This is a predicted structure of a 1440-nucleotide RNA (small-subunit ribosomal RNA) from a Chloroflexota bacterium. NCBI's taxonomy places the organism under Bacteria, Bacillati, Chloroflexota.
[in-house]
RNA sequence: AAAUUUUUUAUGCGGAGAGUUUGAUCCUGGCUCAGGAUGAACGCUGGCGGCGUGCCUAAUACAUGCAAGUCGAACGAGGAGCCUUUUUACUUGUAUUCGUACUCGUAAGAAGGAUUGCCUAGUGGCGAACGGGUGAGUAUCGCGUUGGUGACCUGCCCCAAAGAGAGGAAUAACAGUUCGAAAGGAUUGCUAAUACCUCAUGUUGUCAUGGUUUUUAGAAAGCCAUGUCUAAAGGAAUUUAUUUCACUUUGGGAGGGGCCUGCGUCCCAUCAGCUAGUUGGUAAGGUAACGGCUUACCAAGGCGACGACGGGUAGGGGACCUGAGAGGGUGGCCCCCCACAAUGGAACUGAAACACGGUCCAUACACCUACGGGUGGCAGCAGUAGGGAAUAUUGCACAAUGGGCGAAAGCCUGAUGCAGCAACGCCGCGUGUGCGAUGAAGGCCUUCGGGUCGUAAAGCACUUUUUGAGAGGAUGAGAAAGGACAGUACUCUCAGAAUAAGUCUCGGCUAACUACGUGCCAGCAGCCGCGGUAACACGUAGGAGGCAAGCGUUAUCCGGAUUUACUGGGCGUAAAGCGCGUGCAGGUGGUUUGGUAAGUUGGAUGUGAAAUCUCCCGGCUCAACUGGGUGAGGUCGUUCAAAACUGCUAAACUAGAGGACGAUAGAGGAAAGUGGAAUUCCCGGUGUAGUGGUGAAAUGCGUAGAUAUCGGGAGGAACACCAGUGGCGAAGGCGGCCUCCUGGGCCGUUCCUGACGCUCAGACGCGAAAGCAUGGGGAGCAAACGGGAUUAGAAACCCCGGUAGUCCAUGCUGUAAACGAUGCGGACUUGGUGUUGGUGGCGUAAAACCCAUCAGUGCCGUAGCUAACGCGAUAAGUUCACCGCCUGGGGACUACGGUCGCAAGGCUAAAACUCAAAGGAAUUGGCGGGGACCCGCACAAGCAGCGGAGCGUGUGGUUUAAUUCGAUGCUACACGAAGAACCUUACCUGGGCUUGACAUGUCAGUGAACGAUUGCGAAAGCAUGAGGCUCUCUUCGGAGACACUGUCACAGGUGUUGCAUGGCUGUCGUCAGCUCGUGUCGUGAGAUGUUCGGUUAAGUCCGGUAACGAGCGCAACCCUCGCCGUAUGUUAUAUGUGUCAUGCGGGACCGCCGGUUUCAAGCCGGAGGAAGGUGGGGAUGACGUCAAGUCAGCAUGGCCUUUAUGUCCAGGGCUACACACACGCUACAAUGGCCGGUACAAUGGGUUCCCAAGCCGCGACGUGGAGCCAAUCCCCCAAAGCCGUCCCCCGUUCAGAUUGUAGGCUGCAACUCGCCUGCAUGAAGCUGGAGUUGCUAGUAACCGCGCGUCAGCAAUAGUGCGGUGAAUACGUUCCCGGGGGUUGUACACACCGCCCGUCACGUCAUAGAAGCUGGCAGCACCUGAAGCCGGUGAGCCAAC
Repeated sequence: AAAUUUUUUAUGCGGAGAGUUUGAUCCUGGCUCAGGAUGAACGCUGGCGGCGUGCCUAAUACAUGCAAGUCGAACGAGGAGCCUUUUUACUUGUAUUCGUACUCGUAAGAAGGAUUGCCUAGUGGCGAACGGGUGAGUAUCGCGUUGGUGACCUGCCCCAAAGAGAGGAAUAACAGUUCGAAAGGAUUGCUAAUACCUCAUGUUGUCAUGGUUUUUAGAAAGCCAUGUCUAAAGGAAUUUAUUUCACUUUGGGAGGGGCCUGCGUCCCAUCAGCUAGUUGGUAAGGUAACGGCUUACCAAGGCGACGACGGGUAGGGGACCUGAGAGGGUGGCCCCCCACAAUGGAACUGAAACACGGUCCAUACACCUACGGGUGGCAGCAGUAGGGAAUAUUGCACAAUGGGCGAAAGCCUGAUGCAGCAACGCCGCGUGUGCGAUGAAGGCCUUCGGGUCGUAAAGCACUUUUUGAGAGGAUGAGAAAGGACAGUACUCUCAGAAUAAGUCUCGGCUAACUACGUGCCAGCAGCCGCGGUAACACGUAGGAGGCAAGCGUUAUCCGGAUUUACUGGGCGUAAAGCGCGUGCAGGUGGUUUGGUAAGUUGGAUGUGAAAUCUCCCGGCUCAACUGGGUGAGGUCGUUCAAAACUGCUAAACUAGAGGACGAUAGAGGAAAGUGGAAUUCCCGGUGUAGUGGUGAAAUGCGUAGAUAUCGGGAGGAACACCAGUGGCGAAGGCGGCCUCCUGGGCCGUUCCUGACGCUCAGACGCGAAAGCAUGGGGAGCAAACGGGAUUAGAAACCCCGGUAGUCCAUGCUGUAAACGAUGCGGACUUGGUGUUGGUGGCGUAAAACCCAUCAGUGCCGUAGCUAACGCGAUAAGUUCACCGCCUGGGGACUACGGUCGCAAGGCUAAAACUCAAAGGAAUUGGCGGGGACCCGCACAAGCAGCGGAGCGUGUGGUUUAAUUCGAUGCUACACGAAGAACCUUACCUGGGCUUGACAUGUCAGUGAACGAUUGCGAAAGCAUGAGGCUCUCUUCGGAGACACUGUCACAGGUGUUGCAUGGCUGUCGUCAGCUCGUGUCGUGAGAUGUUCGGUUAAGUCCGGUAACGAGCGCAACCCUCGCCGUAUGUUAUAUGUGUCAUGCGGGACCGCCGGUUUCAAGCCGGAGGAAGGUGGGGAUGACGUCAAGUCAGCAUGGCCUUUAUGUCCAGGGCUACACACACGCUACAAUGGCCGGUACAAUGGGUUCCCAAGCCGCGACGUGGAGCCAAUCCCCCAAAGCCGUCCCCCGUUCAGAUUGUAGGCUGCAACUCGCCUGCAUGAAGCUGGAGUUGCUAGUAACCGCGCGUCAGCAAUAGUGCGGUGAAUACGUUCCCGGGGGUUGUACACACCGCCCGUCACGUCAUAGAAGCUGGCAGCACCUGAAGCCGGUGAGCCAAC
C1' cells in the first nucleotide's frame, strides 16, 4: 500500500436439458443419460518433476528388532583403567670390591591422587497420565454452542511473604546359608541418604467460638479477637562467605482439569405405556467438590404422542463433496473433544490414572517346562500370516522442530525430519520446430473418373526443454564446531531429433462413417434397442471424433429430480377427501382503546480455537503447494432503543355465534293402533278336461275334479293412483291413514348475552345390503338344492318347484361404485331461466300474474380455472383457517405382528422379487352377433344351370430316374400355355465339349473361306481331308477383313432372392370417393371445408353454412350401333330410285307443355320424335390397400456357379393313377330322335395359302386344276326353323362311353403319345343331397358360323359373329359386398385384434410348516475370584 462499508452508476456472479408409454397428441408419472466428486479397485497403456495421499475388510492372530527414560551435583557400594610414592618377585643393560648399586620393563600388594575422570545393579528423585495408535463401545451433558461453579482441584513454571532448629531408628544393595528346571523367592548379618520418624518454632494455614463490614436468588466472602492442630533436606562450586540448584508453609497468577446447565444432535409407533434407589425429604457416610453418589427412615412420587420405555444403526465437531440457493450426502488425511488398549472386573501409586509398552483376579488363545509350575498381549514404527477387489520399507538420522531427565556436557525420543515403493490424486513440462506436391510408395473406399490417410512421410534447414556424459555446487546452521536428506536442488560445457503416445468412442441421446466378415448365430447394450444374407448398433480394417501420461469400466454420493415441493407439488376422471357426525387436546380467530415488551426490528458489545473458504500482498522459474493479512461464518450471550403487527393483560363494542318471541313446510325419528286392494291357503257352490309355461318345449298341477268363476274365512308382507331433477335428514336412509312422544330447519320482529367462534389427531356415537346369536313369525319372493330345457358341455342365462333368508324383538358385525368418485367453515366475484318453503309490495270479490327479498333444489352460461373432458355464486374461480390423504406399475385392499369380533372377517400394514412402463383426457382410423340412412342380380320374384353319370381339361395328393417351374380364399385350379409325338423343354438317364452354342477385345501361330468322299457312332461328334488358292489398301516390307489352333480378359446360367427392385398386372371397384392452398377453431394430434336439408347413377346439382376456392376422380370430350341429310360409286346393285359401302355433317338439351318442390336443384306425367331423361355397348380404373402376382416374358442390384447350376445330342418324362376338388362338353329324351324335302345370316380368313367345276370312293379323302394377293375368286351347303314319314314311353330307333377291326391325313417319325372316316360293340345315366352359380331385354336360354395359335391335333377351351327369342322385380326384414353420418372401444400387425384363468415341466424370490440349531435381551435362583470398606486381632512390631 491492498483487501472493508454506504449511495449512485457501471461491471461481474447467478437456476440449460434430452431419450423412453401412443398410429399420432396433450398431460400425469416412473426409469435412464449428459456434470462434479472419491483414502478407491479393475482392464489397456506408461517419459519426467514438484506437492500430497496410501488396510475402508478380521477392535483377527502375531515371529524378530526398535518405540521411555534420565540424574553419581541425593546415597551407600562395586568394577575397569590412569598418575605419584612405596614393598616384593622376575627381568634388560652398565659398573662392580661379586656383597651389591644404578637403570629398563613386567606382575602382585599397600597408600595417596585426578580438577568437578568413566561405567554399573540397588536405595532415592523426576518422568512414565505427554507424545503415538484405533473407532470396538457409546443416541449420551458423549459432542457442539451458551452460561454457571456463592459446590471444586491443580506437580513442574512465574510473583510475593516467612522459614529450614534439635534428635532418632531402620532398610535395600552387599556377604553367608538355603528352596526352585526356570520365573522367582526364604532366612541370618552389615550399611547410607534429598528414603522414614519424634520434638521445638508457627509468618501463615485448618477447625471451633464470638464480634463486625458488605453483596447476593442463596447456605458465601472480607476484617478483628481467643483457643486448638500442623513444617522442612540437603547438593555443587569457589574467591570461605557468598552464589546457585533443591526443600517447607502460605497467598496470588498463568496454563490445565473436575462438576452443573439452556439449546441443538439418526431411523422404527408393526416399540405406548415406563419406573422401587424409582421421585422427593430428614440424618449420616463418602468425594477435591454438589448430588440417591451410598445407607437408614419417611412420603408416593417421577417420566410419557412436544414420543417416555424398547429395538436398530452410529464415535461427535471444525470441516469435506455437491447444489443457484435452501438443502442432501460424508466424517479418510490435518486440528479439537470423547472412548478404548486380547475379553471382563478391580483397586494401588500419584498433582493428575482406575493407567496401550504398571499391578491383581477371572476367561479365551498362544508359548516354555524337569509336569511341580511359569510367561505373553503391535488399535506404537517397520514387518508376518489370514481376510479381501484392494492399500507401502523388518530404510537413514536425531542435523532441524518438539518432548523427558539433568546445574550442564549430554543421554533417550519409529514424536519428528528425510529417503524407498505405488500414475492413488492435484499441478507443471516434454515426446520437436520451419520449409516441403510428382499431392510419392503403400493402405482403404470408388460411380473406375477419382477421393482419402496428407505437408502427413521422404528430403532440406534449425533447436536442445527433456535424456546421456563431464565440471562446479548450495540455502536449510543461530557466537564457534556440527547436515540424515545429498554430491541432492541449481548452474555451466559437450553430444544428438535424438530417449518418450496411448486409450475410449463413432444408431439416437452425443462430437465422430465407410468396406468386409457373420446371418436372432457369435455377440453388443446406460435407456430406447441392434443381429433372422445388402448391420453406419456384433467382429475386423481404413477413416473420423474426444481426452491425453493417461484413457475407459465398476462401485458410491450430490446434481439434473419442482420425483417429499420451507424456498417449490398435488387429491372430480391420472396416485390421493376418512361412509357420516359430536367433540377434548392442538392449530387458528371480529371491532376499539390503554398498558407490556415474549415474538419482531435496529444499534453497541462478548464469543464463535487454529487450519479450511473469500479477497489482497508475498515465497518456490509458473502452477499445485505455502507464508502474512482481510473478510465471512451462530435458532448463541449481554445491553440500549422502537412499539406498527402477533402474543399477554385491562376495559369496552355488536356486524360472527347463541338465546327469547311470533308464525311455518315436511316420506325427519320412536311407539301404539287401524284400513282397503292384491297374492296364497282353507271351506262350500257352479262346471269339465285340460291347465301352466316358453323362442319352441318339457318337468309341474289336473277325472281323488284342476284351471276358470261365485260366496265365506285365515294369515303374512307391502302400501297402486297422488308422485314431481318435489320434500325431510349429518350420512346410511325415509312413502296408506290416525293418535301420543320427540329432533332439526326456514321466515319475520326487534329485545337479550357479548367473540361465547371455526376446524379437529386420539376418543365417542350413528352407519344400506348380506351375515352371525337367541326367541318368535313365515303370504309372496327366493341364495343353496331337486327337476325340465338349451348346449359340444351348461356346474349359467329360460321354465317348474324350493330351504335358509327376507318380517318382528334383543344383541353382534362395521363394510359398499357408503359417489357429486368433489372434507368442513367463512369472505369476495357479470347474468338468464325453472321449481319448493316463507315474508313484504302491487293487484283482486278472493286469486293468479307481476316486483323485491331470504332459505333450499335444478338447468344454461360470462370472466376465470382446467391436460382435456368439463366446472362456473350449490365453483373444480379469487382467497383465509383447520383436518385427512398421495408420491411409478405389479407383488398387495397381501404376509407377519398388534388389535377388534361368537364366527365370517374388519382395522393397521410391509419386504424379497419383477417390469419400463402402468395411467388420464382427447384425435384419426378399424371393428361391433350397436342403433338410424343409402346402393349393388346382394336378397326376394323368375329363367337356365352346377353339385349325381360318362367324357375333356386344370389342380391337389400319391407315384416316379424325371413326372420341369410358377399361380393357392374371394383376387390359384380350360390360369402363364393363341395349341408338350421330335423341336418346344426349363426335368430325368446316357454319350460328348471346356474361351465354350452366342458377344467384344488382346497376344502368338497357321490358313482363303468353303468343303465332296469314306470310317466309327444312336446322334452329337471324332477322324479323313479330293477339290478350291479369295477380297480391300499398299511406300511391296506388310497391314486389314475372314476362318482355325493355343493364351488371357471374359462369355453363359429358365441357378437364388418378387421380402433388394423397375416395368406390367390382379383385387377392393367404374365403388364415389381422395386431397390441397388460404382463412378460422383447438396448447396439440387434428377439425372445418367434405357435416346439415333436399336431390342424383355420381362429393351430380341446389339451398344453407367460418369458410372461400382449387386439384385428382364422376360426367363430358373418343370409338361403335340405331335415325336423317349430303358427297362418292370400284369389284356392291336389276337401267333409275332405292339398297349396300365409305367419308362428312345434322339430331336429344328436361329444349316444350302440365303437375310437384324451399317455386332451387330436381322428380312425375304428356306431346313431338328413329331415339327421352346417362338412348344401347366399348375404351377409360382417383388417393391408396393386400411386403397381392411375376427375377420363367423383358430389364435389373446383391449372392452363388465356371471341365459346370454352362453347352450339344439321343432316348425318356411333362400324357403316370387308389383318390379329392375346380371349369366344361354330352346326355338322361316325344317342346324329342331318325329319314326326306325346303328357307333365311353375319363376323372373319386366304399365295409354302384358300381351293371351284368335273371324276373315283359309303366316307375320311384322293384326283383334278379354273379362279383369287380378294366388296371381284375360294373357305361357304349356316343350324335351330318350316313341310312330310316313322318311332309311342321303352335304358328305347334315348344316350353315346368303352372296345374290336378296316382305312384316310399331317409329319424324318403317330409304340409310349395325334386327328379323322366306315363297320361292329352299346357302359353309366330316367333330371341329381347338403349346398351353390349366372342373368333385368334383343338380356337369359337355345341354335349354328368364323378366327387366332397351328405341319397336324387331343378346341368340348378362348375370342368374335349372327339366327330364334322369354319370364320376373311386391319390396329392402334378412344373407354378402360397398358408401357417408352417429355411438362404444382396454383394438392400431387394427376382431384372423386384444386378452383371462386352470393344468403339466423347470428356475428364482417370499410367506407358512412337524421339528432342529445359533444369537441378543429381561426376570428369578445357585456358586462366587481379585479388590475396596468395616469388624476382629492369632501372629508381627526400631523410632511413637